Context: one part of a larger RNA
RNA sequence: CUGGGUGUAAAGGGAGCGUAGGCGGGAAUGCAAGUUGAAUGUCAAAUCUAUCGGCUCAACCGAUAGCCGCGUUCAAAACUGCAUUUCUUGAGUGAAGUAGAGGUUGGCGGAAUUCCUAGUGUAGCGGUGAAAUGCGUAGAUAUUAGGAGGAACACCAGUGGCGAAGGCGGCCAACUGGGCUUUAACUGACGCUGAGGCUCGAAAGCGUGGGGAGCAAACAGGAUUAGAUACCCUGGUAGUCCACGCUGUAAACGAUGAUCACUAGGUGUGGGGGGUCUGACCCCUUCCGUGCCGCAGCUAACGCAAUAAGUGAUCCACCUGGGGAGUACGGCCGCAAGGCUGAAACUC
Repeated sequence: CUGGGUGUAAAGGGAGCGUAGGCGGGAAUGCAAGUUGAAUGUCAAAUCUAUCGGCUCAACCGAUAGCCGCGUUCAAAACUGCAUUUCUUGAGUGAAGUAGAGGUUGGCGGAAUUCCUAGUGUAGCGGUGAAAUGCGUAGAUAUUAGGAGGAACACCAGUGGCGAAGGCGGCCAACUGGGCUUUAACUGACGCUGAGGCUCGAAAGCGUGGGGAGCAAACAGGAUUAGAUACCCUGGUAGUCCACGCUGUAAACGAUGAUCACUAGGUGUGGGGGGUCUGACCCCUUCCGUGCCGCAGCUAACGCAAUAAGUGAUCCACCUGGGGAGUACGGCCGCAAGGCUGAAACUC
C1' cells in the first nucleotide's frame, strides 16, 4: 500500500458555518468526453508468458501466438458526463398556529451569610473523634431594630424543556436566533458532505481597570502522626464577580462524525395536529422530541436494538504492538503559561 477497523481492546475532529473537491431526485430530446463493440497502425530484436517442436531428459535452442498499452477510423447510446426543455416528492420561501432555564441588554425582588450602628443581656462562644489555635468583661455568642455591600437565586424541578457544541434556572421589559405542527400559495434539485479557512468554545490561567459578602489554591497557626510539606480545625491572599482583550484546552462523553433510506412490538413522558365526544377529560390516530423494555439482526463479550452498535448509500476525520512520548527538533500561534503539528535512537 492493500485489506480490516474506530461505544468499552489502537482509533470520531470539542462544536458549527462554509471554499475547493467528492457524491447527488423524476421525465424528454440532442451531443458522444467517459463507457462498449468492430477494423486498423504501432508496441525493434532479445527477454518474459502460453502452446507446440529439436538436442535420450533438463538447462539450452527453435516456431507460433500474446505482451492486456497508446494512436487513428467506423458504430452503439443503456449508464456517467455535457447542453436544452420540463416535473414536484428532496431543499427552501410564504401563510396560520405553538412550546421553551436559546441569546444580548437594562431594571426590579425576597431569603440567607458577613460587616457597621443602637437596644436588651452576661460569661462564655466557637470548633472536634477528642482538643487546641481563634473570638470574648475594651461586653462576645444569643436576641431585637435600623443600615451597608457583594454574590447566588430555596420551593416549583421532572431519565422535564431549550441550544450546534460549550452551556442555559428568581421576576419584568426591550431587542433577537432557532425549532415544531398545520396548510400546499410560490421557487423548481436551489441538495448532502466538507481537506484548507473562518467563527464559537466549561473551568483554570494571563493583561488593563473596577468590585470583593461568602467561599477559598498559596500561606500562617492549632491538632493528628514515627514523620504529616496532607486528610480535621482556626484564620487567610490570589481567584471566584463586572467591563474590554487574550488563551483554545477538558472523562469538551452517548468515551458512539454528519446526512439519507429501510427494518416486529410494548410502555412512560414533553410539544403540536386530526378524529370520536356535550366535554377542558377518556379513547383512536398522526408528526416532532425525550426515556425504559424487547424480536430479528449485529457483537469477543458486555450490550446495541426505529434516538442502532441492524441493513444499505455518500462525504469527512482517525487507527495500525507496549514503552520512549504527546517528549525532542523544526515550523506556526500566544504577553506568558503554554497550544497545534509531531519523530527517532534505544528497549520489551
Predicted 3D model of a 348-nucleotide part of an RNA (small-subunit ribosomal RNA, central domain) from an uncultured bacterium. RNAcentral holds the full RNA, with entries from Greengenes.